The prediction has a mean pLDDT of 77. This is a predicted structure of a 392-nucleotide RNA (Bacterial RNase P class A) from Amycolatopsis sp. Its Rfam family is "Bacterial RNase P class A". It is annotated as a ribozyme. Lineage of the source: Bacteria > Bacillati > Actinomycetota > Pseudonocardiaceae > Amycolatopsis. The gene name in the source record is rnpB.
């Protein structure tokens, strides 16, 4: 220059009118001023935590996550870094990556056979029988060395051996498995003895190891006000009603049940243990309003140190939405960024550069808050790092 790879970053600016939503301010009041107001994923709600109410004898069965190693982290099924197996020339990607000699089960299609293996065709031997010594047929019988079939046919190449064959046997090589020795925290890695010739895959199938795991979730939860009926007083006055105050916190019907224990809790189910006088159903009938919780937080930015990194320490600075019929928005003009077009110049024909008149604006939006992931994103920006061609 091409051609890749990885890691970060931005997500239009500035102004002018008109308007939301919070906090402050100024005014008798009308209204006016100041400040702040979404995102990298605010999404998805798939992990992990904060908080918050419950519950906190115990034990047994069950059930749920994770699963290579060290490390980080408040925690994780998240991050780093290495280790192994794949792939690529490389940079670098991928990997739900414990166990398959605890046992069980499954292994499509194709094939004769799919797991204590298997004669389709082939090859060798023996018998008959045509025909004379095999290029025919039938018929028993070895044979896993050859040919097809499959993702996968029970080690490989060569040799002995054999009527063909065949770890039957030997030599190499590849594998497992058991011991030694060296590195390395560690997964692992490098060798080296020895052993029977070889042992198939599948655990996002049951299952087995080894670790961990209370439930429900801001509609948590808490405080005010109100409620329909019903007591209790006090008052009015046309004697039955009307007001008022204060306390419960509604009314009927039908079942279970008060030691013969309903019903609840101890996550589930069992034992067991505790509280226990209410509890389930149906009809009607009331309130359904306001504040806390709420936004300082495992917070952000600068700068400096330890760490290969993930993060970590210390120092200085900042305050950064809190709506709930749920604000953040609309419109106008300049400026940049994109796509076409038409003129002119200029070219190394790839296009550059100028004027001029159109066009466009990704994904998507808080609802208690954090840390992850994963998923969507128009157009553009940085910085390493690989391979290949050229020239010096």
């Nucleotide at each position: 220059c091409g051609a890749g790879g990885u890691g970060g970053c931005c997500g239009g600016g500035c102004g002018g009118c008109c308007g939301c939503g919070a906090g402050g301010g100024a005014u008798c009041a009308c209204u006016c001023c100041c400040u702040c107001g979404a995102g990298g994923a605010a999404a998805g709600u798939c992990c992990g935590g904060a908080c918050u109410c419950c519950a906190c004898a115990g034990g047994g069965c069950a059930g749920g996550g994770u699963g290579g190693u060290u490390g980080c982290c408040a925690a994780c099924a998240g991050c780093a870094a290495c280790c192994c197996g794949g792939g690529g020339u490389g940079a670098c990607c991928c990997g739900c990556g414990g166990g398959a000699c605890a046992g069980u089960g499954c292994c499509a299609c194709a094939g004769a056979a799919a797991a204590c293996a298997g004669a389709c065709c082939g090859c060798c031997c023996c018998g008959a029988u045509c025909a004379c010594u095999g290029u025919a047929u039938c018929g028993g019988g070895g044979u896993a060395a050859g040919g097809g079939u499959g993702a996968a046919a029970c080690g490989g190449u060569g040799g002995u051996g054999u009527a063909a064959g065949a770890g039957a046997c030997c030599a190499c090589c590849a594998g497992c498995a058991u011991c030694c020795c060296g590195g390395g925290c560690g997964a692992c890695c490098g060798g080296g003895a020895u052993g029977g010739c070889u042992c198939g895959g599948u655990a996002a199938a049951c299952c087995c190891c080894a670790c961990c795991c209370g439930g429900a979730g801001c509609a948590a939860g808490g405080c005010c006000a109100a409620g329909a009926g019903g007591a209790c007083g006090c008052c009015c006055c046309c004697a039955g009603g009307g007001g008022c105050g204060u306390c419960u916190g509604c009314g009927c019907a039908g079942g279970c049940g008060u030691u013969c224990g309903a019903g609840g809790g101890c996550g589930g189910c069992c034992c067991g243990c505790c509280c226990g006088a209410g509890c389930c159903u149906g009809c009607g009938g009331g309130u359904a309003g306001g504040c806390c919780g709420c936004u300082c937080g495992a917070g952000c930015c600068u700068g400096c140190u330890g760490g290969c990194a993930a993060c970590g320490g210390c120092a200085g600075g900042c305050c950064u939405a809190g709506a709930u019929g749920g604000a953040u928005g609309g419109u106008c003009g300049c400026c940049g960024c994109c796509c076409g077009g038409g003129c002119g110049c200029c070219u190394u024909c790839g296009g550059g550069c100028g004027c001029c008149g159109g066009g466009g604006a990704a994904c998507a939006g808080g609802a208690u808050c954090c840390g992850g992931c994963u998923u969507a994103c128009a157009g553009g920006c940085c910085a390493g790092c690989u391979c290949g061609u050229c020239c010096g």